[in-house]
RNA sequence: GGGAGUGUAGCUCAGUGGUUAGAGCACCAUUCUUAUAAAUUGGCGGUCGAUGGUUCGAUUCCAUCCACUCCUACCA
Numbered sequence: 001g002g003g004a005g006u007g008u009a010g011c012u013c014a015g016u017g018g019u020u021a022g023a024g025c026a027c028c029a030u031u032c033u034u035a036u037a038a039a040u041u042g043g044c045g046g047u048c049g050a051u052g053g054u055u056c057g058a059u060u061c062c063a064u065c066c067a068c069u070c071c072u073a074c075c076a
Stems, first nucleotide, its partner, number of pairs: 001072007010025004018056001027043003031039001049065005
């Protein structure tokens, strides 16, 4: 240089055009316990990487850019 993939909650991930964006773990509180842990119940937490486009409607489709990961040619 060429090609492919990933980007969604603190972390790991789901969500392939439409109703309020979800799960597990973590965190906080509650119940239980002499106390802790475990368990129960509830809560908190999101500009869906950025900008623009398509569409009545975009996390989802398209373009560009950014970050990261993987594969790979030539010359030296």
The RNA shown here (transfer RNA) has 76 nucleotides and comes from a Candidatus Spechtiibacteriota bacterium. The coordinates come from a structure-prediction model, not an experiment, and the mean pLDDT is 81. The sequence is in RNAcentral, with records from ENA. Rfam family: tRNA.